[in-house]
RNA sequence: CCUAACACAUGCAAGUCGGACGCGAAAGGGGUAGCAAUACCCUGAGUAAAGUGGCGCACGGGUGAGUAAUACAUGGGUAACCUGCCUUAAAGGCCGGGAUAACCCUCCGAAAGGGGGGCUAAUACCGGAUAAUAAAGGGGGACGAAAGUCUUCCCUUUUAAAGGAUCCCCGAAAGGGGUGAUCACUUUAAGAUGGGCUCAUGUCCCAUUAGCUAGUUGGUAGGGUAAAGGCCUACCAAGGCAAUGAUGGGUAGCCGGUCUGAGAGGAUGAUCGGCCACACUGGCACUGAGACACGGGCCAGACUCCUACGGGAGGCAGCAGUGAGGAGUUUUGCGCAAUGGGCGAAAGCCUGACGCAGCAACGCCGCGUGAGGGAAGAAGGCCUUCGGGUUGUAAACCCCUUUCGGGAGGGAAGAUGGGACGGGUAACCGUUCGGACGGUACCUCCAGAAGCAGCCACGGCUAACUUCGUGCCAGCAGCCGCGGUAAUACGAAGGUGGCAAGCGUUGUUCGGAUUUACUGGGCGUACAGGGAGCGUAGGCGGUUGGGUAAGCCCUCCGUGAAAUCUCCGGGCUUAACCCGGAAAGUGCGGAGGGGACUGCUCGGCUAGAGGAUGGGAGAGGAGCGCGGAAUUCCCGGUGUAGCGGUGAAACGCGUAGAGAUCGGGAGGAAGGCCGGUGGCGAAGGCGGCGCUCUGGAACAUUUCUGACGCUGAGGCUCGAAAGCGUGGGGAGCAAACAGGAUUAGAUACCCUGGUAGUCCACGCCCUAAACGAUGGACACUAAGUGUCGGCGGGUUACCGCCGGUGCCGCAGCUAACGCAGUAAGUGUCCCGCCUGGGAAGUACGGCCGCAAGGUUGAAACUCAAAGGAAUUGACGGGGGCCCGCACAAGCGGUGGAGCAUGUGGUUCAAUUCGACGCAACGCGAAGAACCUUACCCAGGUUGGACAUGCACGUAGUAGAAGGGUGAAAGCCUGACGAGGUAGCAAUACCAGCGUGCUCAGGUGCUGCAUGGCUGUCGUCAGCUCGUGCCGUGAGGUGUUGGGUUAAGUCCCGCAACGAGCGCAACCCUUGUCUUCAGUUACUAACGGGUCAAGCCGAGAACUCUGGAGAGACUGCCCAGGAGAACGGGGAGGAAGGUGGGGAUGACGUCAAGUCAGCAUGGCCUUUAUGCCUGGGGCCACACACGUGCUACAAUGGCCGGUACAAAGGGCUGCAAACCCGCAAGGGGGAGCCAAUCCCAAAAAACCGGCCUCAGUUCAGAUCGAGGUCUGCAACUCGACCUCGUGAAGGCGGAAUCGCUAGUAAUCGCGGAUCAGCACGCCGCGGUGAAUACGUUCCCGGGCCUUGUACACACCGCCCGUCACACCACGAAAGUUUGUUGUACCUGAAGUCGUCGACGCCAACCGCAAGGGGGCAGACGCCCACGGUAUGACCGAUGAUUGG
Repeated sequence: CCUAACACAUGCAAGUCGGACGCGAAAGGGGUAGCAAUACCCUGAGUAAAGUGGCGCACGGGUGAGUAAUACAUGGGUAACCUGCCUUAAAGGCCGGGAUAACCCUCCGAAAGGGGGGCUAAUACCGGAUAAUAAAGGGGGACGAAAGUCUUCCCUUUUAAAGGAUCCCCGAAAGGGGUGAUCACUUUAAGAUGGGCUCAUGUCCCAUUAGCUAGUUGGUAGGGUAAAGGCCUACCAAGGCAAUGAUGGGUAGCCGGUCUGAGAGGAUGAUCGGCCACACUGGCACUGAGACACGGGCCAGACUCCUACGGGAGGCAGCAGUGAGGAGUUUUGCGCAAUGGGCGAAAGCCUGACGCAGCAACGCCGCGUGAGGGAAGAAGGCCUUCGGGUUGUAAACCCCUUUCGGGAGGGAAGAUGGGACGGGUAACCGUUCGGACGGUACCUCCAGAAGCAGCCACGGCUAACUUCGUGCCAGCAGCCGCGGUAAUACGAAGGUGGCAAGCGUUGUUCGGAUUUACUGGGCGUACAGGGAGCGUAGGCGGUUGGGUAAGCCCUCCGUGAAAUCUCCGGGCUUAACCCGGAAAGUGCGGAGGGGACUGCUCGGCUAGAGGAUGGGAGAGGAGCGCGGAAUUCCCGGUGUAGCGGUGAAACGCGUAGAGAUCGGGAGGAAGGCCGGUGGCGAAGGCGGCGCUCUGGAACAUUUCUGACGCUGAGGCUCGAAAGCGUGGGGAGCAAACAGGAUUAGAUACCCUGGUAGUCCACGCCCUAAACGAUGGACACUAAGUGUCGGCGGGUUACCGCCGGUGCCGCAGCUAACGCAGUAAGUGUCCCGCCUGGGAAGUACGGCCGCAAGGUUGAAACUCAAAGGAAUUGACGGGGGCCCGCACAAGCGGUGGAGCAUGUGGUUCAAUUCGACGCAACGCGAAGAACCUUACCCAGGUUGGACAUGCACGUAGUAGAAGGGUGAAAGCCUGACGAGGUAGCAAUACCAGCGUGCUCAGGUGCUGCAUGGCUGUCGUCAGCUCGUGCCGUGAGGUGUUGGGUUAAGUCCCGCAACGAGCGCAACCCUUGUCUUCAGUUACUAACGGGUCAAGCCGAGAACUCUGGAGAGACUGCCCAGGAGAACGGGGAGGAAGGUGGGGAUGACGUCAAGUCAGCAUGGCCUUUAUGCCUGGGGCCACACACGUGCUACAAUGGCCGGUACAAAGGGCUGCAAACCCGCAAGGGGGAGCCAAUCCCAAAAAACCGGCCUCAGUUCAGAUCGAGGUCUGCAACUCGACCUCGUGAAGGCGGAAUCGCUAGUAAUCGCGGAUCAGCACGCCGCGGUGAAUACGUUCCCGGGCCUUGUACACACCGCCCGUCACACCACGAAAGUUUGUUGUACCUGAAGUCGUCGACGCCAACCGCAAGGGGGCAGACGCCCACGGUAUGACCGAUGAUUGG
């Protein structure tokens, strides 16, 4: 106590009145008697207790189970009613009677209780009297249509009561009598208050609840009630309710209000207030003014307790409290002092109502935890770019104050009023009594900054940032999303922000959400127009006049309780809170007025709608009939080998004669040309010709009706194809099926066949991208141009009007696309439909169907999207245009061999590391024997091999020949032995060395933290900007288009105009010429000279060298082209259309490459991941790949001879001549710092000779031997030479590379690196081709365009099965809880009815008997619980199963 209207121990919560009545103690105290026990008397006390009687117990308090209307709210009605106590008024209160509790005696029972006998009182009960303006009946009158109502008019009948107390009198008392005021009583009238009944309106969800109803609906009569009424009974009638939602199901107390919201609304119904319902569950009545009664009764049931087992007792949803349930909710407190209530004349009693206190930060409000000063900006913490910053005036410190808390003292209001006593005639006055809270609030004093701050957050939304830790872990998360080694997002810390005795989370409601749209939305493509028509209910409705006043408008009246909210004012120190007043309460009811608009009603009109008449158009519909072409089949003729089919084939058909061709015949289906951007129809749909029947539309003319109209929930009808049933029909075509192909497979696409079906009749089905993805009707709103039908005019060109059907387009609309008089514009009316995606048009249920299935149509669960239109890219086995050795055309290679080299792999102590498609792999390497070197093994070293600073030490110091040890490094030793600056010097400082410290070092990691540099697309022609314009925007335009180019090159055009980075040019080189210069280069002329030679003098012509210039610009001509750009041809020229080559690489892409070139953040390491050294390794080798070299030979090989380069290099160098060696090379050393000398011989070529097709006189691997050179050192592991050896290899599978001209191919030469080592790399020249039709195809690229579900961008995206685990849901033989209907059985208590003859009885009558009347009892109707049978519904569960 929002959950368990679950169960309750204990105490208390409703009594009171002696001034209605009878009775009446005890303890205790006192006294008398007695020794005492004890007895008696007084007191206690007419008290307590119990009883009769009265009033109250129907209020107050609790709870919200039930209830969707017997409730509630608002406003009415009651002429259909009641009302105790209270108020006002009138009248009365007379005479009698019999009982009975208590009490006493007795009996039964464990108890609770009960029975019998006896006595007694009343304001208890009974009889009689009196009585009305009361009641009943009848009559009269008034009103009224009637029902009925009213009436102080008349008649008849009926009905009352109770006393108490005060005072006075009599009496000793008991008792009796009287009396004014008072209380109580009776009758009546009225009021007030409270109720009963009734009407209207409002009041949740589900239509997957559509029909419900037998007392049901109404009437008549009766009963019943305070009262109308099917409320009940009998009879009669057959009604009543329902799509404006009956019935059923679910949920729920309703309202004032509360929360939220700008409002309209939405949600809610705690506290306070009004109403209702309930009181363990169900039923029932009694009493009473009032109940079907929370703390009354009876019965039934469940539960708990007591019991002597026979029987009894109980009901906290009163206040506390307990258990249980639960995330969760308090004290078994004080007091009747106040307020209120009951009783009483009153005092007073009772009061868990209430007033207070206690518990809980649960809420609201106020206050405090200090205020001022204080910079050495302390310490500490944190960060740091190491300078500092920040915490931060914060603290310390100084000064001040003292709320709250603590201590001490004082100390209320709340008490108006009432009682008692006294005074007073009275009003009234005086005194006195009384406070739960409480020694509380409040006030004063004392001490003292003293005792008092937390929580959350800091990626964006959203205010507040750093460090460390962690490393897709741990974790965070409201949404987006963080975390995979630099995390402002996790955890911690410092700092910061926010709020503050609180803060944050969770849950709930409203808001934001115009995201259910009344205010205030939509439906061409985002969700959404029904497939179409006809039409019911309903909604809406032309023009004019009259009436009316329902809607509507105005004014007024009543009501809209109080509280709450708002405003004003007031009271607690303030506030919260409380009080007073005002306003508001948008509503309902009534009255009066208005008459525009809507409605209703009466009348008129013709513009809407419809009818008549006329001549035309049409694949509109239905039925019957007719015809031709073609396919197929059958028969016959001719005729022979194929036909058919495809990308190519095969299956198939054919010598039993196909196909082809001719003639004849059969049968079914479909309608060529016309034919259309055409016509008709509501849609579906409709196509040969004729006939019959029939629907609709348009036009024209006059005329008629007079709003007859529009839409249309349900309903009805139509409704392509496929499908179904029955019966026909069946030529062609053709699901299924069969075969052949294709293919990895091919249950497909292709081919050969082929059955349902397609066709007809009848009956179903009822769907579709049934689409214009656009419901229907009406009105209005720029133009232009076709076409169909009809009509008018006309000069026969054509023009105009109406209707249909297209295109284009303005305004406008639209998210855009687009629509745009055939609207998606502007308006009106009506219908249908939508509300994130998936689950799903599924499940369940209903309806329809023969079935297939259709229609209606969810949820759980799940996702953070799904989607539209447009944009930029990218992509396409899309399109167009165009490039590139891209293909093609050619030439030569690679892939096969051997070797070299790089890589993978393997191996190893290590084979250091990096590079991986193009764009890694003769790459970093332009030089690994040591070194390099980063790897491995071993030895050694620790402030270090190297840098900076500080401190200290150090003259035999630094250094160091030498020696020892060792593989070296290192260690040990060590003759000898210093320096610079200042100063006279002492000395100081520096250098050096040693020690300690700050630190060094790292080729350790991260190229995905980076700089720089580089590769690549790609030398491709692109990439952008400013301003303007267009677009809501992304963005577009420019940059697209027509030409042209190698080119975004240029020209033209153009809402663009310009500009930038790229292209080109400017630069270098090469090709021609001029000029200048002339050695080391050159040598024509002159001279000299040699065997010869520019060798010498000389020269400045030539070549050449290297400076400066010229030259080429489509400049000129022709024709083409747009009078352009430009292209083609030509002339001239060394060169011609960028002459050749180079350098030059836009915006960007690839997280491309590099932390190992360098630099660098972070991390890691610090007697090691640093450093030194020796040795080894990087050189391994079953294999695989890349790049090369050499070959396979005769265009060759070998031998001999003879020519011609360019570009380079050279002092630690290049090295000539000459000599030696077969050679590598050695000796030698002239010359040269180089146009001078040297390397240096160029080679292919050419001439001559040999070889003759063979594993060779090809090829040279491998191996053996001997050497040379470099180097500290050639074992692992150098190059070269000579001799010997003489492997594979005879032109290379699939595949693949380069090259378009001085190119490929081929030949040699040089250089860098380098001690040595080149088949690699970078350069140089010599010889010197072939081919390009062309752009279909492969690859790459550029521009335009198109599609897109891609944007990590096709190496994209994405679908389904299957496997495993788990979750939710559906189905399922069934099983089961609960709710409920119908029929029947049973029938407690009780009311009512009948009987009450047989039991019982005081009042009245009667002398009595007896009567009247009553009670018990019995029976009957109704009926709770219970039972039987059979249905319905909501759940739970269920092997298995489904998506």

RNAcentral holds the sequence, with entries from ENA, Greengenes and SILVA. Predicted 3D model of a 1443-nucleotide RNA (small-subunit ribosomal RNA) from an uncultured Nitrospirota bacterium. It matches the Rfam family "Bacterial small subunit ribosomal RNA".